Large-subunit ribosomal RNA, domain VI from Porphyromonas sp. C0026D3, 255 nucleotides, folded computationally. Rfam family: Bacterial large subunit ribosomal RNA. Rfam links the family to the GO terms ribosome and structural constituent of ribosome. Model confidence (mean pLDDT): 85 of 100.

Context: one part of a larger RNA
RNA sequence: CGCAGGAUAUUUGCGAGGGUCUAGCACUAGUACGAGAGGACCGUGCCGGACGUACCUCUGGUUUAUCAGUUGUUUCGCCAGGAGCAUAGCUGAGUAGCUAAGUACGGUUAAUGGAUAAGUGCUGAAAGCAUCUAAGCACGAAGCCCUCCUCAAGAUAAGAUAUCCAUAUAAGGGAGGUUGUAGACGACGACCUAGAUAGGCUGCAGGUGUAAGGUCAGUAAUGAUUUUAGCCGAGCAGUACUAAUUACCCAAACG
Numbered sequence: 001c002g003c004a005g006g007a008u009a010u011u012u013g014c015g016a017g018g019g020u021c022u023a024g025c026a027c028u029a030g031u032a033c034g035a036g037a038g039g040a041c042c043g044u045g046c047c048g049g050a051c052g053u054a055c056c057u058c059u060g061g062u063u064u065a066u067c068a069g070u071u072g073u074u075u076c077g078c079c080a081g082g083a084g085c086a087u088a089g090c091u092g093a094g095u096a097g098c099u100a101a102g103u104a105c106g107g108u109u110a111a112u113g114g115a116u117a118a119g120u121g122c123u124g125a126a127a128g129c130a131u132c133u134a135a136g137c138a139c140g141a142a143g144c145c146c147u148c149c150u151c152a153a154g155a156u157a158a159g160a161u162a163u164c165c166a167u168a169u170a171a172g173g174g175a176g177g178u179u180g181u182a183g184a185c186g187a188c189g190a191c192c193u194a195g196a197u198a199g200g201c202u203g204c205a206g207g208u209g210u211a212a213g214g215u216c217a218g219u220a221a222u223g224a225u226u227u228u229a230g231c232c233g234a235g236c237a238g239u240a241c242u243a244a245u246u247a248c249c250c251a252a253a254c255g
Stems, first nucleotide, its partner, number of pairs: 001154001005165007015151004021049002024046004033038001051106005059100004066093005071086006113145002119139004172250003176192005197243003200239005206232003213226005
């Protein structure tokens, strides 16, 4: 821009893509078969492999604005207690998120669905017979179509349904702002005071592991106690304290 008014939702599916894998074991059954040795078809069940999709409850990994320990040095006037730098200084742990080695699921159940290949047939002439084929009819594969999953009306053949708007700026959209389950930017999603969108605060979860100061013991290093403390990024709730203010722009035709 189009889809002959403008919109918001929900959809149909022309078509396109994905998927389609497979081992072992057990039963049937030591049956059929076979002199024996051996040893099934068909049909069931169980348990795996590789692959794929989703997710983070569990097991782990990572976790550079979390917590603790600690070395050197500079510094906060000194002590005590901190801060900066040294690969994140090093070390031990580690929430959310992300993630696999972790978890769940999948290839279908059914089709006594469709059309077929090789193949198997029925009826049947040419050719008084015979013949699955020439006319006609029926079976027949993990393969093909459909069935399963995803996208999908620019499918210009531009589809369908429901609802909204009606002569003036309406329905709706944009811009602006707070933002994240989204993200390079656009886009997408949530919210904008009739408000929990983000921050703050409070509580909880979770992490670290018992802060500082004081008191006690010890000459002291240090230990004990106050204290399962103190501190804490992303998690879950609650709460308008702060910021989402007021305004603005676009937007409906033939008749």